[in-house]
RNA sequence: UUCUUAUCGAGAGAGACGGAGGGAUAGGCCCGGCGAAGUCUCAGCAACCAGCUCAGGCACGGUGCUAAUUCCAAGGGUGAGUCCACCUUGAAGAUGAGAA
Repeated sequence: UUCUUAUCGAGAGAGACGGAGGGAUAGGCCCGGCGAAGUCUCAGCAACCAGCUCAGGCACGGUGCUAAUUCCAAGGGUGAGUCCACCUUGAAGAUGAGAA
């Protein structure tokens, strides 16, 4: 990097350095000098793999994560009327596990 598969409406942030970007995406809408990205330290969430217990859990290991549903987007539909709510399908993406 590619393929297979599961999940994606819940949950969980402080400090130091750093300095203007960030939320994957040419849009929208947001976050940001009341300090973005990134790095480090500590803390936390979760329970995919492993482990321990045993069929309900635990949280010492490997990952992951800690603004907004994966922030919203596209197709179809329902309600409702001018813009909103909801349902559904797909694409893309993220993470884990396995394989090449």

SAM riboswitch aptamer (S box leader) from Sporosarcina sp., 100 nucleotides, folded computationally. The coordinates come from a structure-prediction model, not an experiment, and the mean pLDDT is 82. The RNAcentral record of the sequence draws on Ribocentre.